Predicted 3D model of a 473-nucleotide part of an RNA (small-subunit ribosomal RNA, 3' major domain) from a metagenome.
Context: one part of a larger RNA
RNA sequence: UGACGGGGGCCCGCACAAGCGGAGGAGCAUGUGGUUUAAUUCGAUGAUACGCGAGGAACCUUACCUAGGCUUAAAUGUAGAGCGACAGUCGGUGAAAGCUGACCUUCUUCGGACGAUUUACAAGGUGCUGCAUGGUUGUCGUCAGCUCGUGCCGUGAGGUGUCGGGUUAAGUCCCAUAACGAGCGCAACCCCUAUCUUAGUUGCCAUCAGGUUAAGCUGGGAACUCUAAUGAAACUGCCUACGCAAGUAGUGAGGAAGGUGGGGAUGACGUCAAAUCAGCACGGCCCUUACGCCUAGGGCUACACACGUGCUACAAUGGGCGGUACAGAGGGCAGCUACUUGGCGACAAGAUGCUAAUCUCCAAAACCGUUCUCAGUUCGGAUCGAAGUCUGCAACUCGACUUCGUGAAGUUGGAUUCGCUAGUAAUCGGAUAUCAGCAAUGAUCCGGUGAAUACGUUCCCGGGCCUUGUACA
Numbered sequence: 001u002g003a004c005g006g007g008g009g010c011c012c013g014c015a016c017a018a019g020c021g022g023a024g025g026a027g028c029a030u031g032u033g034g035u036u037u038a039a040u041u042c043g044a045u046g047a048u049a050c051g052c053g054a055g056g057a058a059c060c061u062u063a064c065c066u067a068g069g070c071u072u073a074a075a076u077g078u079a080g081a082g083c084g085a086c087a088g089u090c091g092g093u094g095a096a097a098g099c100u101g102a103c104c105u106u107c108u109u110c111g112g113a114c115g116a117u118u119u120a121c122a123a124g125g126u127g128c129u130g131c132a133u134g135g136u137u138g139u140c141g142u143c144a145g146c147u148c149g150u151g152c153c154g155u156g157a158g159g160u161g162u163c164g165g166g167u168u169a170a171g172u173c174c175c176a177u178a179a180c181g182a183g184c185g186c187a188a189c190c191c192c193u194a195u196c197u198u199a200g201u202u203g204c205c206a207u208c209a210g211g212u213u214a215a216g217c218u219g220g221g222a223a224c225u226c227u228a229a230u231g232a233a234a235c236u237g238c239c240u241a242c243g244c245a246a247g248u249a250g251u252g253a254g255g256a257a258g259g260u261g262g263g264g265a266u267g268a269c270g271u272c273a274a275a276u277c278a279g280c281a282c283g284g285c286c287c288u289u290a291c292g293c294c295u296a297g298g299g300c301u302a303c304a305c306a307c308g309u310g311c312u313a314c315a316a317u318g319g320g321c322g323g324u325a326c327a328g329a330g331g332g333c334a335g336c337u338a339c340u341u342g343g344c345g346a347c348a349a350g351a352u353g354c355u356a357a358u359c360u361c362c363a364a365a366a367c368c369g370u371u372c373u374c375a376g377u378u379c380g381g382a383u384c385g386a387a388g389u390c391u392g393c394a395a396c397u398c399g400a401c402u403u404c405g406u407g408a409a410g411u412u413g414g415a416u417u418c419g420c421u422a423g424u425a426a427u428c429g430g431a432u433a434u435c436a437g438c439a440a441u442g443a444u445c446c447g448g449u450g451a452a453u454a455c456g457u458u459c460c461c462g463g464g465c466c467u468u469g470u471a472c473a
Stems, first nucleotide, its partner, number of pairs: 001473002003470003007467007015457002019420005026312008034303002042053002064298007076122006083115002088103006106113002124287002127285003133281002135276003138272001140270001145184006151160003164175003190264004195232002197229004204221002208219003235258001238252001239250004314413001318372006330361003335354002339350004379410001384405007426449007
């Protein structure tokens, strides 16, 4: 100087407390361990692995296994050689890849060009090492810290500044001061959202007129909603109280918004030899008729079991049936599809609009009525049987969906444990990426309905500052 203390002081955080809803029990989905296997490819492993890499494993992907094949090879270039072929078509063999036979077979200004074959040289490797590395990422932590120049103090390591008194979300600011300044962080500058201004098509329709079964449908309008561009607006600016100041308090005023208005992006010096050689790049090592490459089939989907993350439930604040409303954000041409017809339905057949504020995908909880009356049930839907639909060369291993039947466990879950402080939790549906299809109950967004509680900081966990002890570095 640090680190540590079941030392002290001060302070913060859904850290505890106060609340609400979950997990842990059940069934299923998914990931992992283990076991099994010819193979169940590889990585990730306390917090910081386990719906993670994977934002799509039937083939492909694919790296694994089995079997069949190739050896300058899948690609590209240089040089040399002999060619006019290679490709294609037909045949044989085969699971295919490949091997093999026949047919057909360039241009030329004669210099060569083009093409494959062959020889030589450069290949290839998801093989090893993340403890050789770059780059990227997680975490402490959006915590308030981490440092430098000059000066001063100390023999020196180092200290001071950065400490002290206040204050703040903040090393934020003020005062004091052997320190005076500065940098990386904090804050602000950026984006979305809340108000106003301007403009008015494909969007809107209050007023006027026309018109329809209905409809901004039409003339028109520029108010409103909305769209998308520029500015304004919030600064403790004003008032009161306290204070030297910084600032704090107020059911204060004004205001759409009040003290960082609410979100996002943004992650200091560093820590964990943290993660990744399988995104990519790269040093070294290793393989080179194979640890490279092609192909078919299988596997990654196995199943006494254990754990994580989820979905669906156990019901009446509910289930069923009928009726009736209201979003936002995204997507769409080998696409989204109105509408009509057929089918109980998944869907199919026709057909129309839209390269989109124009057409289309497009809500559910809620509300109204009715039924069920507390039961393993009109709860719950696993499992299994049958018949189908769709995608796709192909749904056996191993797809999703539909209909009929079947109707398992489960009656609120031990110890323990997780999330959340407001348009949040809870609950309800919608969209997108990936994608032929889909194992999506996942991920990332979007809106609808919409709570409870916080006395407080003694305790648990994590962190910051000062101080103290130490046989630790």
Background
The RNAcentral record of the full RNA draws on SILVA.